[in-house]
RNA sequence: ACCCGGUUGGCUCAAGCGGUAGAGCGGCUCCCUUACAAGGAGAUGGUUCGAGGUUCAAAUCCUCGACCGGGUA
Repeated sequence: ACCCGGUUGGCUCAAGCGGUAGAGCGGCUCCCUUACAAGGAGAUGGUUCGAGGUUCAAAUCCUCGACCGGGUA
C1' cells in the first nucleotide's frame, strides 16, 4: 500500500433478501433469610463508531472517515 472481517445497553452477543432494536449476564428495587449466598418478583438501561447519500421507511444498501483483528506484498 492493497484485500477480508468486525464496531449494536455496563459486558458477551442476536436482529431471513430494508418495516421502526432483543436475549443472557451484570447493576437497581422488593420478597425470602437472624445475616450472606442461592432462589422468586418487578422495573430500568441503546441518538446501533462518526458524517453524508438512496428510500415513504436504514442497525441493515451506497460513499468517505475512525478504531480493532486477520491476510498478501
RNAcentral holds the sequence, with entries from ENA. Transfer RNA from a Candidatus Melainabacteria bacterium, 73 nucleotides, folded computationally. NCBI's taxonomy places the organism under Bacteria, Bacillati, Candidatus Melainabacteria. Rfam family: tRNA. By type it is a transfer RNA. Rfam links the family to the GO term triplet codon-amino acid adaptor activity.